This is a predicted structure of an 87-nucleotide RNA (c-di-GMP-I riboswitch aptamer) from Cohnella abietis. Its mean pLDDT, the model's own confidence on a scale to 100, is 87. NCBI's taxonomy places the organism under Bacteria, Bacillati, Bacilli, Caryophanales, Cohnella. Rfam family: c-di-GMP-I riboswitch aptamer. Its family is annotated with cyclic-di-GMP binding in the Gene Ontology. The model forms 100% of the base pairs in the Rfam consensus.
[in-house]
RNA sequence: UACACGAAAAGGCAAACCUUUCGAAAGAGGGGGACGCAAAGCUAUGGGCCUAAGGAACUAACGUUCUAAGGUUGCCAAGCCGUCGAA
Numbered sequence: 001u002a003c004a005c006g007a008a009a010a011g012g013c014a015a016a017c018c019u020u021u022c023g024a025a026a027g028a029g030g031g032g033g034a035c036g037c038a039a040a041g042c043u044a045u046g047g048g049c050c051u052a053a054g055g056a057a058c059u060a061a062c063g064u065u066c067u068a069a070g071g072u073u074g075c076c077a078a079g080c081c082g083u084c085g086a087a
Base pairs, nucleotide, nucleotide: 005085006084012037013036017032018031019030020029021028022027035074041080042079043078045077046076047075048072049071050070054067055066056065057064058063
């Protein structure tokens, strides 16, 4: 010094759950709360996963199936950026 490694300390984030707002839903924002996290910082670019309002097909109808332009970065890659320093 480091993309490797992860002791201590400092600072940071915040799952479930409760509450409220938005949303068709998945989910997201605020408040409370901590399971965890060295990128649990940022970007939906690739894959995965979730949802299916609208659209499409089928149906006498109810409805069924398909579909992301909706989500998820706390599923994995990729890109950008980045705290501390014992062994």